[in-house]
């Protein structure tokens, strides 16, 4: 200096906006209707590589099984500062580009 690996997924959270619901305002004689509002707490919804928990997989160790097939239990599962800009869905975001560019 370079390359590879650092698994998959579910639920939740930080966070996010506003398609729907609700809420607020307004229009109409009135509304189950129209329009406006996310600088409306919320429900639906999106949601972390660097957040949490679980399941599966993986590694190591031990047990059961004459042995094998198989199965059970435990432990491990490291480290991780990070733009701008662009993209999608209704829209936005710690989502995706991205363990990127860059930095140490």
């Nucleotide at each position: 200096g370079g390359a590879c690996u650092c698994g998959u997924u579910u639920u939740c959270u930080a966070g996010g906006g506003u398609u729907c619901c609700g809420c607020g305002g307004u229009c109409u004689c009135g509304a189950u209707g129209g329009c406006c509002g996310g600088u409306c707490u919320g429900g639906u919804c999106c949601g972390a590589g660097a957040g949490a928990a679980g399941a599966c997989g993986c590694g190591c160790a031990g047990g059961a099984g004459c042995a094998a097939a198989u199965u059970c239990u435990g432990c491990g599962g490291a480290c991780a500062c990070g733009g701008a800009g662009g993209g999608a869905c209704a829209a936005a975001a710690g989502c995706c580009c991205g363990g990127g560019a860059g930095g140490a």

The RNA shown here (Guanidine-I riboswitch aptamer) has 104 nucleotides and comes from Paenibacillus hemerocallicola. It was read from a public genome assembly, where an Rfam model found it. It matches the Rfam family "Guanidine-I riboswitch aptamer". The family has 100 seed sequences and 1,509 matches in Rfam 15.1. The source organism's lineage runs through Bacteria, Bacillota, Bacilli, Paenibacillaceae and Paenibacillus. Its mean pLDDT, the model's own confidence on a scale to 100, is 83.